Predicted 3D model of a 72-nucleotide RNA (transfer RNA) from Candidatus Iainarchaeum sp. Rfam family: tRNA. Gene Ontology term of the family: triplet codon-amino acid adaptor activity. Its mean pLDDT, the model's own confidence on a scale to 100, is 83.

[in-house]
RNA sequence: GGGCCGGUGGUCUAGCGGUAUGACAUCACCCUUACAAGGUGAGAGUCGACGGUUCGAAUCCGUCUCGGCCCA
Numbered sequence: 001g002g003g004c005c006g007g008u009g010g011u012c013u014a015g016c017g018g019u020a021u022g023a024c025a026u027c028a029c030c031c032u033u034a035c036a037a038g039g040u041g042a043g044a045g046u047c048g049a050c051g052g053u054u055c056g057a058a059u060c061c062g063u064c065u066c067g068g069c070c071c072a
Stems, first nucleotide, its partner, number of pairs: 001071007010024003018055001026042005048064005
């Protein structure tokens, strides 16, 4: 330098054009003498950045950026 894959709450993850999913973690309450486990509920996401297409974009297109793999 070229090609391919990926970037989504604190962490991991689902999503294939129409309100962003679940688990763990966090917080509150229940339970317990207490802690853990368990139960119920809540908060937490500029979906890597910018632009484009579209009535509508995490999703499609372009450029850039970061990480991984391969080729030279």